Large-subunit ribosomal RNA, domain II from a soil metagenome, 690 nucleotides, folded computationally.
[in-house]
Context: one part of a larger RNA
RNA sequence: ACCGGUGAGUUGUCCCGCAACAGCAUGCUUAAUCCCGUACAUCGGGAGGAGGCGAAGUGAAAGCGAGGUCUGAAUAGACCGUUUAGUUGUGCGGGGCAGACCCGAAACCAGGUGAGCUAACCAUGAGCAGGGUGAACCCCGACGAAAGUUGGGGGAAGGCCCGAACUCGUCAGAGCUGCAAAUCUGUGAGAUGACUUGUGGUUAGGGGUAAUAUGCCUAUCGAACCUGGAGAUAGCUGGUUCUCCCCGAAAUAUAUUUAGGUAUAGCGGUCAUGUAAUGCUUUGGAGUGGUAGAGCACUGAAUGGUGAAGGUUUCGCAAGGAAUCUUCAUCAAUCAAACUCCGAAUACUUUCAAAGUUAUCAGACCAGUCAGACAUGCAGGGCUAAGCUGGUGUGUCGAAAGGGAAACAGCCCGGACUUUCGUCUAAGGUCUCUAAUCUAUGGUAAGUGGUUAAGGAUGUCGCGGUUUUAAGACACCCAGGAAGUUGGCUUAGAAGCAGCCAUCUUUUAAAGAAAGCGUAACAGCUCGCUGGAUGAAAACUGCGGCGCCGAAAAUGAUCGAGGCUCAACCAUAGUACCGAAGACAGAGAUUUAUCCCGAUUUAUCGGGAUAAGUGGUAGGGGAGCGUUCCAAUCGCAGUGAAGCUCAUCCCGUAAGGGAGGGUGGAGUGAUUGGAAGUGAGAAUGCCGGU
Numbered sequence: 001a002c003c004g005g006u007g008a009g010u011u012g013u014c015c016c017g018c019a020a021c022a023g024c025a026u027g028c029u030u031a032a033u034c035c036c037g038u039a040c041a042u043c044g045g046g047a048g049g050a051g052g053c054g055a056a057g058u059g060a061a062a063g064c065g066a067g068g069u070c071u072g073a074a075u076a077g078a079c080c081g082u083u084u085a086g087u088u089g090u091g092c093g094g095g096g097c098a099g100a101c102c103c104g105a106a107a108c109c110a111g112g113u114g115a116g117c118u119a120a121c122c123a124u125g126a127g128c129a130g131g132g133u134g135a136a137c138c139c140c141g142a143c144g145a146a147a148g149u150u151g152g153g154g155g156a157a158g159g160c161c162c163g164a165a166c167u168c169g170u171c172a173g174a175g176c177u178g179c180a181a182a183u184c185u186g187u188g189a190g191a192u193g194a195c196u197u198g199u200g201g202u203u204a205g206g207g208g209u210a211a212u213a214u215g216c217c218u219a220u221c222g223a224a225c226c227u228g229g230a231g232a233u234a235g236c237u238g239g240u241u242c243u244c245c246c247c248g249a250a251a252u253a254u255a256u257u258u259a260g261g262u263a264u265a266g267c268g269g270u271c272a273u274g275u276a277a278u279g280c281u282u283u284g285g286a287g288u289g290g291u292a293g294a295g296c297a298c299u300g301a302a303u304g305g306u307g308a309a310g311g312u313u314u315c316g317c318a319a320g321g322a323a324u325c326u327u328c329a330u331c332a333a334u335c336a337a338a339c340u341c342c343g344a345a346u347a348c349u350u351u352c353a354a355a356g357u358u359a360u361c362a363g364a365c366c367a368g369u370c371a372g373a374c375a376u377g378c379a380g381g382g383c384u385a386a387g388c389u390g391g392u393g394u395g396u397c398g399a400a401a402g403g404g405a406a407a408c409a410g411c412c413c414g415g416a417c418u419u420u421c422g423u424c425u426a427a428g429g430u431c432u433c434u435a436a437u438c439u440a441u442g443g444u445a446a447g448u449g450g451u452u453a454a455g456g457a458u459g460u461c462g463c464g465g466u467u468u469u470a471a472g473a474c475a476c477c478c479a480g481g482a483a484g485u486u487g488g489c490u491u492a493g494a495a496g497c498a499g500c501c502a503u504c505u506u507u508u509a510a511a512g513a514a515a516g517c518g519u520a521a522c523a524g525c526u527c528g529c530u531g532g533a534u535g536a537a538a539a540c541u542g543c544g545g546c547g548c549c550g551a552a553a554a555u556g557a558u559c560g561a562g563g564c565u566c567a568a569c570c571a572u573a574g575u576a577c578c579g580a581a582g583a584c585a586g587a588g589a590u591u592u593a594u595c596c597c598g599a600u601u602u603a604u605c606g607g608g609a610u611a612a613g614u615g616g617u618a619g620g621g622g623a624g625c626g627u628u629c630c631a632a633u634c635g636c637a638g639u640g641a642a643g644c645u646c647a648u649c650c651c652g653u654a655a656g657g658g659a660g661g662g663u664g665g666a667g668u669g670a671u672u673g674g675a676a677g678u679g680a681g682a683a684u685g686c687c688g689g690u
Base pairs, nucleotide, nucleotide: 001690002689003688004687005686006685011098012097013096014095015094016093017092018091020090021089022088023087024086027053028052029051033047034046035045036044037043057064058063067080068079069078070077101239102238104236108229109228110227111226112225113224119203120202121201122200123199124198125197126196127195128193130162131161132160133158137154138153139152140151141150142149143148166190167189168188171186172185173184174183205221207217208216209215214223242624243623244622245621246620247619252265253264254263255262256261266369267368268366269365270364271363273362274361277358279357280356281355282354283353284352285350286349287348293342294340295339299336300335301334303332304331305330306329307328308327309326310325311324312323313322314321315320372397373396374395375394376393377392378391380389381388402413403412404411417588418587419586420585422584423583424582428578429577430576431562432561433560438574439573440572441571442570443569449564455549456548459546460545461544462543463542464541465540466539467538468537477532478531479530480529482506483505484504487501488500489499512527515526516525517524589614590613591612592611593610594609595608596607597606598605599604625679627676628675629674630673631672632671633670634669635668636667643663644662645661646660648659649658650657651656
C1' cells in the first nucleotide's frame, strides 16, 4: 500500500407531543404488596381502587357556580368559560437523569511495586608499572665574639611533576534502517587521592538523594512505575454504514467570564383546527420627513474693500502721518457630517378605494443557523490604497448543474423529473482550429486592434473660422538695405549691436539711431523693409474621429492559437444563421389540487382526465429495499441446499429481485406478523493476510 473481517444514536426510567395502532368508554387505569402456576431471578393468571387523569368553570382570595370576576347607578360593557370524550397501553419524535453516537488527552486521587541502573551514606575487603622533584627534621665541616651565614651527607613530605594499569570522556572523524536505543578510531584529562573498585546494607514518589545540572531514583522524571476510581472530563479535532419521493434554510438581533460555545427571537419543516379579503404587488388617494441640491437667516469657518472705536510699534518739537492687530457696521465673492431661511426625486406608512395574486396570521411538535464571500448603488474608516475593513439596498455564490467570458465559486445568459440523430431562441458568436454571414457606407497603417496618464508632435480623415492672393500672394532666386551719424552719455575704446538716456530728421521703391552673428574698437555677414523675376494658391486658428511618442523585469515568445490590413480591426445601418439541461413539440414517470368512474371494511383503495409543479447543502417529513433471529402457514433439496464465481440473460424509478453456466457437498426458502449486536470507503481506526 492493497485485500478480507470488524467498527459508532443504544438500554433503563420520568416527562412532553402525535391523529399512528390496540383495549375499554353513560369513564379509563391500577402502584406497592399478596396468592397460585412455571421456573427463574423472570414470565403467565388472580387479588389489591391507595392514588392518577377526565367529567365545570371562575376569582388574588373568602367564595359563587353554567356561570364566574372586574368596573359601575346599571338589566350597559370587558375578560375567561358553557354548546360532552376521554383514558390506559404499544409504536414513533423530542427532553431530563444516567458513560448516553463512537474513538482520542495532558492530568487528578487511592493502594501498592521498585536503589540488581543511578545519587548519597554505612559496614567490610581490594587496587594504583616505572621515572622525576627532594619540604620539615637529624648529623658533620668551614667562617664568626655571638646572632647567624655557608657547604656536604642523611631523610622522606606533597588534593607535587611525567607516565602504564585503572577511572574519565576534551577535540575531530566514522557510525546515524549502526557492531551499538550513545558505539568505534585517533587525540585528550586524572592517575597517593575530595582517588578507583568488589560484596553486603540504608534512604521511596505530596518522597528520596543531590560539591544544584531540575540532575538522578531500572533505555521513563518540573514529580517513577503498576493496578484501581474509570467508559475521568474534552464548549475541541476526526469519524458515523441501504434506496427513492416532497419541502428547504442561516451565517442576523439581544444577552452571555461572551466572542470558533450557548439561550431566546428571526429564517426552515410537519400537522390538525381556526381566522377569511387577513398577506403581497400595482395604480389612485391620504400622510410623515429634513437627505440630494441650494443657501448664509442661526452656529461656526474664511477672503478683499470702505467707515467707526480701541490697542501696539514707529516717524515727528507739535499738529499729525505710516504700519499692524482686535471689535462693530456695511459692501462684494465663499465654505460646513455633527450649520439651515429653504428643499426635491426615490423610499416609507396607510384603520381608504380598485385590480391582480394566494402568498398571510394564530397554535403544537422537530430542527439547523450565530466564521459568510464577491459584484453593484450610496455614503463611513483607510491614502476617494488593498482580493482591505465595518454598514445599508439589490443580485449571484453559499446550497446551482448547463451556455458565454481561452482556462476562471461570487461577472453575463439561464434555474437540470426522464427520454427523442425534433423545432425556436438568450448571452455570446459566424476565416481555420470550431457550430454558424453576407451587404452597404466610412475610418485606421499603428499589427493600433491585442496594456495606462500628465504631457508632446506639419500622422491622417471630417466639419468650421479669420486673413493674404492674377493690382501677382506664400517659399526659393537676383538686387537694394542709404544720409545727418562714430546720436548723446559713459568708457582705455563703445562707431546700430557691454551699459544708461533719447529713439528724431532727410533722401527714397525701401531701409530700425537696428532683430541676430561678428570685431580690442572699427570692419565684415545676415534680418526687418523695398524693387525685380517666377506664376497659383498660401498663412494662422477652433472642434470632432481614428492613430503616433511617452511605454523598463527578471528561463521563450504570443491576440486562446494559426493567422488577419478596401480586414478576420473600429464606427454606423441592415440581413441571415449558429448557439443552453432556457422555450416549444412527441413519449413516459412522479407530487399536489380538482373532477369522473369502479370497488369495498364508508374510510380508503384502484383506474382515468385536467391544471400547476418535480436543482438543492444544513435540516424537517413521507414511502420502501435488504440482513440475522422468533412465531404461524406453505414449500425446495444428493435427480444436488447454502456459500463462492461469470464483460451471460430478464424484471423493477432505486435500494434490489429472478433465470442460466461453473464450483461446492447439506441444508434452506416464500408469505404474514414480531424482535434487532440490521447495511461500511474513509475515524494518521482495530485484527489478520499478501
Notes:
Its Rfam family is "Bacterial large subunit ribosomal RNA". Gene Ontology terms of the family: ribosome and structural constituent of ribosome.